Context: one part of a larger RNA
RNA sequence: CUGGGUUUAAAGGGUGCGUAGGCGGUAUAGUAAGUCAGAGGUGAAAGGCUGCAGCUCAACUGUGGAAUUGCCUUUGAUACUGUUAUACUUGAAUCAGGUUGAGGCAGGCGGAAUGCGGCAUGUAGCGGUGAAAUGCAUAGAUAUGUCGUAGAACACCGAUUGCGAAGGCAGCUUGCUGGACCUGUAUUGACGCUGAGGCACGAAAGCGUGGGGAGCGAACAGGAUUAGAUACCCUGGUAGUCCACGCCCUAAACGAUGCUAACUCGAUGUUGGCCCCUGAGGUCAGCGUCCAAGGGAAACCGUUAAGUUAGCCACCUGGGGAGUACGUUCGCAAGAAUGAAACUC
Numbered sequence: 001c002u003g004g005g006u007u008u009a010a011a012g013g014g015u016g017c018g019u020a021g022g023c024g025g026u027a028u029a030g031u032a033a034g035u036c037a038g039a040g041g042u043g044a045a046a047g048g049c050u051g052c053a054g055c056u057c058a059a060c061u062g063u064g065g066a067a068u069u070g071c072c073u074u075u076g077a078u079a080c081u082g083u084u085a086u087a088c089u090u091g092a093a094u095c096a097g098g099u100u101g102a103g104g105c106a107g108g109c110g111g112a113a114u115g116c117g118g119c120a121u122g123u124a125g126c127g128g129u130g131a132a133a134u135g136c137a138u139a140g141a142u143a144u145g146u147c148g149u150a151g152a153a154c155a156c157c158g159a160u161u162g163c164g165a166a167g168g169c170a171g172c173u174u175g176c177u178g179g180a181c182c183u184g185u186a187u188u189g190a191c192g193c194u195g196a197g198g199c200a201c202g203a204a205a206g207c208g209u210g211g212g213g214a215g216c217g218a219a220c221a222g223g224a225u226u227a228g229a230u231a232c233c234c235u236g237g238u239a240g241u242c243c244a245c246g247c248c249c250u251a252a253a254c255g256a257u258g259c260u261a262a263c264u265c266g267a268u269g270u271u272g273g274c275c276c277c278u279g280a281g282g283u284c285a286g287c288g289u290c291c292a293a294g295g296g297a298a299a300c301c302g303u304u305a306a307g308u309u310a311g312c313c314a315c316c317u318g319g320g321g322a323g324u325a326c327g328u329u330c331g332c333a334a335g336a337a338u339g340a341a342a343c344u345c
Stems, first nucleotide, its partner, number of pairs: 004316003007299002012313001014201004021194003025088007033081002035077008049065006091191001092188003095184006103177007110154001114150008125136002162169002206247006215241002220236004258312006266290010294301002318345003327338004
């Protein structure tokens, strides 16, 4: 290289946009680069293969053939690919009219709960646990009422619901804004698919500067438990969690399942549209469940495929050593990315 694979055995990039490249709808005409056919030239000899022959055989040798799968020239073929031109509408996009949603960003507002503070009532406990203790409390706690204040999160609705490329998104409202879906006798006319590099986004934790700090709570302290208890349980509690700006770029970033297109029985629930809405009806787009064929080592998958095909990308090749070392790039750092070998079983 050929070949085989990637849900769970090794293996799908965290996600999108997109450059180069690869691949690419229908029809007609031209061309003839790829492709195919004929002819010619060349492809040294020796060697190797093979027919025959010569040394008494063989090794060895001679002679003929085939092979040399290639390159060049030339004459043709035109289905397919390429290319040029013209055209088409079904792919794609646009437009018009509707619809939907926790999609995003910014501002304003709301109630419950919690903590704290003031005042009032009131008196000896409260809190916590398996049981306790640390802790709080006669300097008046806990509890109850009322007023004020702070920060964070939004009960019910709420759902196998919805939206988003993924991460993710949930009180109400206003402004700005992205997408999707449906319908159409509208427009363009292949404008498409994928995508090495690249760019952008990317939970939590962490980092820098400045704010904020109610609750929770790594670290830490104390009390318990225990043989011990650097834990599980309890009382406290700092970073952090929150906001602004700038970094970090990793996750079981999971459907452990790359994207796009086509094809291949049904049943049932549900979300958003449309249709003579005349009913349990039809039809698009999504989200689920169960199954036919088929697939699979099985579990299971099964029109949302892991079935049958095509295009493009990424990745795998025994376990450990090791996602380590070295080098390089990025980062303030933490570290991230790329990524071996010796040795060993």